[in-house]
RNA sequence: GCCACCUUAGCUCAGCGGUAGAGCAACUCUUUUGUAAAGAGAAGGUCCUCGGUUCAAAUCCGAGAGGUGGCU
Repeated sequence: GCCACCUUAGCUCAGCGGUAGAGCAACUCUUUUGUAAAGAGAAGGUCCUCGGUUCAAAUCCGAGAGGUGGCU
């Protein structure tokens, strides 16, 4: 220098153009003499950034940024 893939909750990851989700963690409550375990509940998001297409974009297109791998 070229090519491919990835970027979504604190972490690991889902997510057909039409209401953003799961597990774990953390928080609250119940249970216990107390802790852990168990059960219940609530919360937590600029979907990497900018622009375009569309009635409508996390999703499609372009550019950029960061990361991983390969080739040279």
The RNA shown here (transfer RNA) has 72 nucleotides and comes from a bacterium. The prediction has a mean pLDDT of 82. The sequence was found in a public genome assembly. It matches the Rfam family "tRNA". Rfam classes the family as a transfer RNA.